A computed fold for a 478-nucleotide part of an RNA from a metagenome, annotated as small-subunit ribosomal RNA, 3' major domain. The full RNA is in RNAcentral, with records from SILVA. The prediction has a mean pLDDT of 86.
[in-house]
Context: one part of a larger RNA
RNA sequence: UGACGGGGGCCCGCACAAGCGGUGGAGCAUGUGGUUUAAUUCGAUGCAACGCGAAGAACCUUACCAGGGCUUGAACUGCUGGUGAAUGUCUGUGAAAGCAGGCCGACCCUUCGGGGACACCAGUAGAGGUGCUGCAUGGCUGUCGUCAGCUCGUGUCGUGAGAUGUUGGGUUAAGUCCCGCAACGAGCGCAACCCUUGCCAUUAGUUACCAGCGGAUAAUGCCGGGAACUCUAAUGGGUCUGCCUCGGAUAACGAGGAGGAAGGCGGGGAUGACGUCAAGUCCUCAUGGCCCUUAUGUCCUGGGCUACACACGUGCUACAAUGGCCGGUACAAAGAGUUGCGAUCCCGCGAGGGGGAGCCAAUCUCAAAAAGCCGGUCCCAGUUCGGAUUGUAGUCUGUAAUUCGACUACAUGAAGUCGGAAUCGCUAGUAAUCGCAGAUCAGCAGGCUGCGGUGAAUACGUUCCCGGGCCUUGUACA
Numbered sequence: 001u002g003a004c005g006g007g008g009g010c011c012c013g014c015a016c017a018a019g020c021g022g023u024g025g026a027g028c029a030u031g032u033g034g035u036u037u038a039a040u041u042c043g044a045u046g047c048a049a050c051g052c053g054a055a056g057a058a059c060c061u062u063a064c065c066a067g068g069g070c071u072u073g074a075a076c077u078g079c080u081g082g083u084g085a086a087u088g089u090c091u092g093u094g095a096a097a098g099c100a101g102g103c104c105g106a107c108c109c110u111u112c113g114g115g116g117a118c119a120c121c122a123g124u125a126g127a128g129g130u131g132c133u134g135c136a137u138g139g140c141u142g143u144c145g146u147c148a149g150c151u152c153g154u155g156u157c158g159u160g161a162g163a164u165g166u167u168g169g170g171u172u173a174a175g176u177c178c179c180g181c182a183a184c185g186a187g188c189g190c191a192a193c194c195c196u197u198g199c200c201a202u203u204a205g206u207u208a209c210c211a212g213c214g215g216a217u218a219a220u221g222c223c224g225g226g227a228a229c230u231c232u233a234a235u236g237g238g239u240c241u242g243c244c245u246c247g248g249a250u251a252a253c254g255a256g257g258a259g260g261a262a263g264g265c266g267g268g269g270a271u272g273a274c275g276u277c278a279a280g281u282c283c284u285c286a287u288g289g290c291c292c293u294u295a296u297g298u299c300c301u302g303g304g305c306u307a308c309a310c311a312c313g314u315g316c317u318a319c320a321a322u323g324g325c326c327g328g329u330a331c332a333a334a335g336a337g338u339u340g341c342g343a344u345c346c347c348g349c350g351a352g353g354g355g356g357a358g359c360c361a362a363u364c365u366c367a368a369a370a371a372g373c374c375g376g377u378c379c380c381a382g383u384u385c386g387g388a389u390u391g392u393a394g395u396c397u398g399u400a401a402u403u404c405g406a407c408u409a410c411a412u413g414a415a416g417u418c419g420g421a422a423u424c425g426c427u428a429g430u431a432a433u434c435g436c437a438g439a440u441c442a443g444c445a446g447g448c449u450g451c452g453g454u455g456a457a458u459a460c461g462u463u464c465c466c467g468g469g470c471c472u473u474g475u476a477c478a
Base pairs, nucleotide, nucleotide: 001478002477003475004474005473007472008471009470010469011468012467013466015462016461019426020425021424022423023422026317027316028315029314030313031312032311033310034308035307042053043052064303065302066301067300068299069298070297077125078124079123080122081121082120083119084118088103089102090101091100092099093098107116108115109114128292129291131290132289133288137286138285139281140280141279142277144275149188150187151186152185153184154183155164156163157162168179169178170177194269195268196267197266199237200236201235202234203233204232205231209226210225213224214223215222240263243257244256245255246254247253319419323378324377325376326375327374328373329372335366336365337364340359341358345354346353347352385416390411391410392409393408394407395406396405432454433453434452435451436450437449438448
């Protein structure tokens, strides 16, 4: 000087408390451990691994296993020699990869020797490796933590390591600002500048809009038209403790009030200091070293990654009446669409099929929002709760759903009556609850990322648990 303390002081955070809803019990989904296996590819392992890499394993992917093949190789760049245009197509064999052959074709330049593009064969230099080392590395990322810290120059003090500044008194979300001070300044962080959302104005008016005027209809901005409103999207305004009162040291600032759509950082996002964990990644990529080179490379078929006495994590669905079922009826936002989204119509109980208008989309389509509201029914039961499991028949995608897809119909109708110890999230348009869309994607979403609808309770407080910041103190620690 740090680090640490079941030392002290001050302060913060869904840290506790106050509340609301869960997990832990059940069934299923998914990841992991373990076990099994020819293989169950590999990585991630307290917080900070475990719906993680994987925004989608039937083949492919695929790295694993078994078998069948290849050895200048599947892909790349040269060189040497040889043969043939290249290409297209067919036959045999085989699980395929491939192997063996047939047919068509017979290009460009030429001094007629040959040369060129392309293909094949032989050789050579080299290729290739998701092989090892993340403790050799770059890059990227997690984490403490959006915590308020981390430093430097000059000066001063100290023999020196170092100190000071950065401590102190206040204040703040903040090393934020004010005052004081052997310090005076500065940098990286904080804040602001950026995006979005909340109010208003101006400009613009189609594909969006329809107040007033006119027309048409069974009905609809449907038509003429309009530029008000909504909206769209560009430019501005607006909030600054600016104003008032009180407190405070006359300061910084704090409490209350006015006006205002909004009030003291208005809400949300992006933004992550010096560093820590030899944290993670050599399987994104790049890369040193080492290793393999008829194999640890590469092609193919099939299998596996989907196994299953079990244990854990994360979720979904429930156990019902604030509910289940049936009928009617209302209101979103944000997205996506040409190898695509696919209306009306017809067929099917349905998944879906036929058909194909319109749309490269403020125009057309996906598209039905759901919870909600109105009416009916059930009457507290393992039930008209719950839907696992299983059987049969189907639909769709795709060469192909057996291992191993999703969905539909009928039948079947398991556990489960609110969950031990323990443990998690959340302070407002939040929790809870309800649906919608998208990426990936042929097909497959209970996951993820977004979007809106309905919409709470509670916070006395900081004694305690956990994590963190500043000062101070002790030290058998560095």